Molecule: Glycine riboswitch aptamer
Organism: Paraburkholderia eburnea
RNA sequence: GAACCUUUCGUGGGAGAGAGAGGCGAAGCCGCCUCCGCCGAAGGCGCAAACUCCCGGAAUCGCUCAGGCAGACGUACCACGAAAGAUAU
Numbered sequence: 001g002a003a004c005c006u007u008u009c010g011u012g013g014g015a016g017a018g019a020g021a022g023g024c025g026a027a028g029c030c031g032c033c034u035c036c037g038c039c040g041a042a043g044g045c046g047c048a049a050a051c052u053c054c055c056g057g058a059a060u061c062g063c064u065c066a067g068g069c070a071g072a073c074g075u076a077c078c079a080c081g082a083a084a085g086a087u088a089u
Base pairs, nucleotide, nucleotide: 005085006084007083008082009081010080011079012078013077018036020035021034022033023032024031025030037069038068039067043065044063045062046061051056
């Protein structure tokens, strides 16, 4: 003591899938339970080759446990900004 990188925060963008049926509660929005049908981009789990010290080895792929399926919130990911760390020099 940088750019890149990692983590966190802020701003902006950001998809998918029944406003399903029954019951209960409630003045209503709506909430809860059960059943069926769906989604995958919180999280979680699984897998190949290269490579490998034979331990391992990715995801936006697959699974759907969790979560979600009017709107809102939120979401992986992207851009910008800030803080901290590490590294090169």